[in-house]
Molecule: Bacterial RNase P class A
Organism: Gammaproteobacteria bacterium
RNA sequence: AGAGUUGACCAGAUAAUCGCUGUUUGUUUAAGACAGAGGAAAGUCCGGGCUCCAAAGGGCAGGGUGCCAGGUAACGCCUGGGGGGUGUGAACCCACGGAAAGUGCAACAGAAAAUAUACCGCCAGACAGCAUGCUGACUGGUAAGGGUGAAAUGGUGCGGUAAGAGCGCACCGCACUCGUGGUAACACGAUGUGGCAGUGCAAACCCCACCUGGAGCAAGACCAAAUAGGAAUCCAUAUAUUGCUGCCCGCAAUUGGGUUCGGGUAGGUCGCUAUAGGUACAGGGUGACUUGUAUCACAGAUGAAUGAUUAUCCACGACAGAACCCGGCUUACCGGUCGACUCUCACA
Numbered sequence: 001a002g003a004g005u006u007g008a009c010c011a012g013a014u015a016a017u018c019g020c021u022g023u024u025u026g027u028u029u030a031a032g033a034c035a036g037a038g039g040a041a042a043g044u045c046c047g048g049g050c051u052c053c054a055a056a057g058g059g060c061a062g063g064g065u066g067c068c069a070g071g072u073a074a075c076g077c078c079u080g081g082g083g084g085g086u087g088u089g090a091a092c093c094c095a096c097g098g099a100a101a102g103u104g105c106a107a108c109a110g111a112a113a114a115u116a117u118a119c120c121g122c123c124a125g126a127c128a129g130c131a132u133g134c135u136g137a138c139u140g141g142u143a144a145g146g147g148u149g150a151a152a153u154g155g156u157g158c159g160g161u162a163a164g165a166g167c168g169c170a171c172c173g174c175a176c177u178c179g180u181g182g183u184a185a186c187a188c189g190a191u192g193u194g195g196c197a198g199u200g201c202a203a204a205c206c207c208c209a210c211c212u213g214g215a216g217c218a219a220g221a222c223c224a225a226a227u228a229g230g231a232a233u234c235c236a237u238a239u240a241u242u243g244c245u246g247c248c249c250g251c252a253a254u255u256g257g258g259u260u261c262g263g264g265u266a267g268g269u270c271g272c273u274a275u276a277g278g279u280a281c282a283g284g285g286u287g288a289c290u291u292g293u294a295u296c297a298c299a300g301a302u303g304a305a306u307g308a309u310u311a312u313c314c315a316c317g318a319c320a321g322a323a324c325c326c327g328g329c330u331u332a333c334c335g336g337u338c339g340a341c342u343c344u345c346a347c348a
Stems, first nucleotide, its partner, number of pairs: 001344010012313007020036006038319001042330002045328005050216004057249004062212005067081005082096001083094004097207002102205002104201003119146002121142005127136004154172006173196001174194003177190005220270004230261006240254005275297001277296008
């Protein structure tokens, strides 16, 4: 100097004038003060707080997660570690339990992808021909060599054999056992034992371990007003009906429940923002995070509030607007600032 990886922060600013919403002061007239969309407010994908079912449960089904240990209110999230993969590297990614319980799938090619098998081949036998050593068909043996494929029944070498084969041996691989380290996942080792289960797929069904009520702020509570205490029909009637997502048990309530037609209301208040909250300092921890002290109040609209004008500055402004709240993940994104680390080149 160039090319990268990763972490944190900002998200136009200032001033004036007019305007909008909330809280609050006020002589409640007038006039002030303070505050007023995001890092994703988005997606509605997870987890909860809260409300009701409900006075309060159990089981099954169904659903979810899937290495180990921690964090957290909790999680499918985050942190650290283990294993696997990508990259020269800093780093990044993982849908990471089980294929020796069973079932299923693997196109095409190939002899054959499971009850494994023989396309080319190798060897032996007796028969036939003849060039005396070859060829042909048949019978038997074989899977080491070649071919196909992502994958062919462990790999390499030596011995052995008619020719071969873990048939035997050595080493490697695999399984088991033991030892050491570690909370653990796991790693390293042993002149250990064994000739040894055919490959892949469980993001196929399945098995195993753990977790799991439902509905949702349009939840729900209260006030006021209006109407028709409506009509028809069906079912059951305490051995019954209804409610608790589905089923069963159990519990609670009770003359009710279902369907269709018809009528009234759509108003207001609460829920609605002080919280698993923010910030600063100190302590603990590798870290996520946590403890203590101090301090602050940072939107609560409801056809839906923050807009308009002027002037100046520069980083010339992208993606984009709260609607009960919070913790995550994912997606979108113009630029800027600061820090750490990796690689290449040149110079000293």